[in-house]
RNA sequence: UGUUGCAAAGGGCAAACCCGUCGAAAGGCGGGGACGCAAAGCCACGGGCCUAUGUCCAUUUUAAGGGAUAUGGCAGCCGGGCUGCCAGG
Numbered sequence: 001u002g003u004u005g006c007a008a009a010g011g012g013c014a015a016a017c018c019c020g021u022c023g024a025a026a027g028g029c030g031g032g033g034a035c036g037c038a039a040a041g042c043c044a045c046g047g048g049c050c051u052a053u054g055u056c057c058a059u060u061u062u063a064a065g066g067g068a069u070a071u072g073g074c075a076g077c078c079g080g081g082c083u084g085c086c087a088g089g
Base pairs, nucleotide, nucleotide: 004087005086012037013036017032018031019030020029021028022027035076041082042081043080045079046078047077048074049073050072054069055068056067057066
């Protein structure tokens, strides 16, 4: 340096759920909590998934309701990019 995570050490993160808070929602953040994780550190670039305030479409007497749409999200769905701890063969 590359590869690997079977073994060791020090550790790290934290799903569901609950509380608070922001948000139209999806979801984010903080606290509790641990299902898991060797990148479960960071980036929405490709695919995928979630949501639909607004906008558009059609319908309706009106209202309610319906359909489409990301400019909103998910990095703990997969791929890709960037960075990084420890260590044996």
c-di-GMP-I riboswitch aptamer from a Thermoanaerobacterales bacterium, 89 nucleotides, folded computationally. NCBI's taxonomy places the organism under Bacteria, Bacillati, Bacillota, Clostridia, Thermoanaerobacterales. Of the family's consensus pairs, 95% are formed in the model.